[in-house]
RNA sequence: GGGCCCGUAGUCUAGCCUGGCUAGGACGCCGGGUUUGGGUCCCGGAGGUCCGGGGUUCGAAUCCCCGCGGGCCCA
Numbered sequence: 001g002g003g004c005c006c007g008u009a010g011u012c013u014a015g016c017c018u019g020g021c022u023a024g025g026a027c028g029c030c031g032g033g034u035u036u037g038g039g040u041c042c043c044g045g046a047g048g049u050c051c052g053g054g055g056u057u058c059g060a061a062u063c064c065c066c067g068c069g070g071g072c073c074c075a
Stems, first nucleotide, its partner, number of pairs: 001074007010027004020058001029045005051067005
């Protein structure tokens, strides 16, 4: 220098290909119940605006472009 893949909550992850409920789940965290207390279990809750910017569109996590970060391969 060239090619491919990945980036979504504190952590991991579904959704992305086929644009359209309010972006869903697990762990963790907070509160409550159970317990003498803790753990387990049950119930409820907070936490994202999807790596950044731009474009297309009535509408973008999803499509296109340019960057940033990470990984792999070729030279």
Transfer RNA from Nanoarchaeum equitans Kin4-M, 75 nucleotides, folded computationally. The prediction has a mean pLDDT of 83. The gene name in the source record is tRNA-Pro-TGG-1-1. It matches the Rfam family "tRNA". It is annotated as a transfer RNA.